[in-house]
Molecule: transfer RNA
Organism: Alphaproteobacteria bacterium
Formats: sequence, C1' cells, structure tokens
RNA sequence: GGGCACGUAGCUCAGCGGGAGAGCACCGCCUUGACAUGGCGGGGGUCAGAGGUUCAAUCCCUCUCGUGCCCA
Repeated sequence: GGGCACGUAGCUCAGCGGGAGAGCACCGCCUUGACAUGGCGGGGGUCAGAGGUUCAAUCCCUCUCGUGCCCA
C1' cells in the first nucleotide's frame, strides 16, 4: 500500500428499514441475627464520526477514524 471482518449500555453480545434490547455488573427495597443466595423494582445509550438515499436509517450507499486478520 491492497483486501476482508468488526465498532450497539460499565463488560460480553443480539438486533440488520418503522418499538434500542438481553445476560452479567451498578443502585434501592424485601428476605437473614449477619453474610451469601433468592425475589421485586430502578438508573444508565450522540447505535464510532460526517454526508447521502428514503415518508422513515442502528440497519442501505460513500468517505473518515479506530481494532483485528490476510496478502505484498
């Protein structure tokens, strides 16, 4: 330098045109003599960034940035 994949909650990830979600973690309450476990509830997101297409974009297209792998 070229090609491919990935970037979504604190972490690991799902979702892939029309509601942003799960598990774990965090906070509160209940349960216990206390702890752990368990139950109930709650907070937390510029869906990497910019532009484009569309009535509508996390999802499609282009560029940029970052990470990983392959080729030279």